[in-house]
Context: one part of a larger RNA
RNA sequence: UGACGGGGGCCCGCACAAGCAGUGGAGUAUGUGGUUUAAUUCGAAGCAACGCGAAGAACCUUACCAGGGCUUGACAUGCAGAUGAAUAAGCAAGAGAUUGCUUAGUCCUUCGGGACAUCUGUGCAGGUGGUGCAUGGUUGUCGUCAGCUCGUGUCGUGAGAUGUUGGGUUAAGUCCCGCAACGAGCGCAACCCUUGCCUUUAGUUGCCAGCACAUAAUGGUGGGCACUCUAGAGGGACUGCCGGUGACAAACCGGAGGAAGGUGGGGAUGACGUCAAAUCAUCAUGCCCCUUAUGAUCUGGGCUACACACGUGCUACAAUGGGCUAUAACAGCAGGGAGCUAAGGAGUAAUCCGGAGCGAAUCCUCAAAAAUAGUCCCAGUUCAGAUUGUGGGCUGAAACCCGCCCACAUGAAGUCGGAAUUGCUAGUAAUCGUGGAUCAGCAUGCCGCGGUGAAUACGUUCUCGGGCCUUGUACA
Numbered sequence: 001u002g003a004c005g006g007g008g009g010c011c012c013g014c015a016c017a018a019g020c021a022g023u024g025g026a027g028u029a030u031g032u033g034g035u036u037u038a039a040u041u042c043g044a045a046g047c048a049a050c051g052c053g054a055a056g057a058a059c060c061u062u063a064c065c066a067g068g069g070c071u072u073g074a075c076a077u078g079c080a081g082a083u084g085a086a087u088a089a090g091c092a093a094g095a096g097a098u099u100g101c102u103u104a105g106u107c108c109u110u111c112g113g114g115a116c117a118u119c120u121g122u123g124c125a126g127g128u129g130g131u132g133c134a135u136g137g138u139u140g141u142c143g144u145c146a147g148c149u150c151g152u153g154u155c156g157u158g159a160g161a162u163g164u165u166g167g168g169u170u171a172a173g174u175c176c177c178g179c180a181a182c183g184a185g186c187g188c189a190a191c192c193c194u195u196g197c198c199u200u201u202a203g204u205u206g207c208c209a210g211c212a213c214a215u216a217a218u219g220g221u222g223g224g225c226a227c228u229c230u231a232g233a234g235g236g237a238c239u240g241c242c243g244g245u246g247a248c249a250a251a252c253c254g255g256a257g258g259a260a261g262g263u264g265g266g267g268a269u270g271a272c273g274u275c276a277a278a279u280c281a282u283c284a285u286g287c288c289c290c291u292u293a294u295g296a297u298c299u300g301g302g303c304u305a306c307a308c309a310c311g312u313g314c315u316a317c318a319a320u321g322g323g324c325u326a327u328a329a330c331a332g333c334a335g336g337g338a339g340c341u342a343a344g345g346a347g348u349a350a351u352c353c354g355g356a357g358c359g360a361a362u363c364c365u366c367a368a369a370a371a372u373a374g375u376c377c378c379a380g381u382u383c384a385g386a387u388u389g390u391g392g393g394c395u396g397a398a399a400c401c402c403g404c405c406c407a408c409a410u411g412a413a414g415u416c417g418g419a420a421u422u423g424c425u426a427g428u429a430a431u432c433g434u435g436g437a438u439c440a441g442c443a444u445g446c447c448g449c450g451g452u453g454a455a456u457a458c459g460u461u462c463u464c465g466g467g468c469c470u471u472g473u474a475c476a
Base pairs, nucleotide, nucleotide: 001476002475003473004472005471007470008469009468010467011466012465013464015460016459019424020423021422022421023420026315027314028313029312030311031310032309033308034306035305042053043052064301065300066299067298068297070295073124077123078122079121080120081119082118083117084116087104088103089102090101091100092099093098107114108113126290127289129288130287131286135284136283137279138278139277140275142273147186148185149184150183151182152181153162154161155160166177167176168175192267193266194265195264197235198234199233200232201231202230203229206225207224208223211222212221213220238261241255242254243253244252245251317417321377322376323375324374325373326372327371334365335364336363339358340357344353345352346351383414388409389408390407391406392405393404394403430452431451432450433449434448435447436446
């Protein structure tokens, strides 16, 4: 100087407390461990691995296993030699890779050759092989915590100190005052995006107040751009104003005006560093290793196994509910050409037929669902839906291993969950539906979107994590 303390002081955070909803019990989805296996590819490991890499394993992917075949090679390039093809179609063998046969096909030229391709040979290719404890790059974490440092000066023999400590204050090393310090840098804040209010510009594909037209009805039409909206430019909030407290400061408390008030809400943004943290399997790369195989290709299998254990979700156990019928609505984000697919029709339905319109403020997905009203229903049920059987549908060469959906039948556990433990402070939790990426097909996951919409916070004694000062130390 740090680090540590079941030392002290001050302070903060859904850290506790106060509340709400959960997890832990059941079924199931998914990930992991373990076990099994020819293989169940590899990585991730307290927080910070475990719906993680994987925004989607039937083949492919695929790295694993078994078997069949290849060796300048699936891919790149140089040299030497030889050849003229490459490619397409058909037939045959084969699980296919591949092999054989037939047909079509053979560029430019100064005639030396060149371009391209194949074969042979040789340099080489190739490696998701090892080492993340050789590395770059990227990322997690403490933590959006308020810290981390430097120049000059001063003090100290020196390590070092001071500044950065102190009194207040703040979300903040934020600001003020004081001070052997005076300044500065990286962080904080602001600048950026979005949302909330107003003005203005613009007015189609959006809108319809007023005026007409038409209709069973509708911005459907003329017309208009007032309004909504869209998307550009501005304004607006600064403790600016008032009162009080304070040290005449910084600031804090209350108020006015205001759409918004003291960082308005949300996001992006992550200092010096820590964990030899993660990643050689995104990529790049040193060294080591393989080179008729640790490379490359194909078929099939596996990654989907199952006495068990754990994590994360979904669905429930019901009456604030379930079923049926009826009613009227009201969203936002987003996507669409090998696509979105309307009207109409068939089917109980999944779906099929159909084909209008739309590369989209124009057309389509698009129907919101919870809600409201009526009615039946308190028990393992008219709850719950696992499992299984049968029949069908879709995608795709192909659903046996191993996809999703529909209908009928079947109707398991489960009556609110031990110890323990998680999230959340407002348009939040809870609850309801909805879109997208990936994607031929396949979400209860992920990333978004809106609808309905709470309770509680006395407080900081305690638990956890963190910041500053101080003290002890046989630790570095």
This is a predicted structure of a 476-nucleotide part of an RNA (small-subunit ribosomal RNA, 3' major domain) from an uncultured bacterium. Its mean pLDDT, the model's own confidence on a scale to 100, is 82.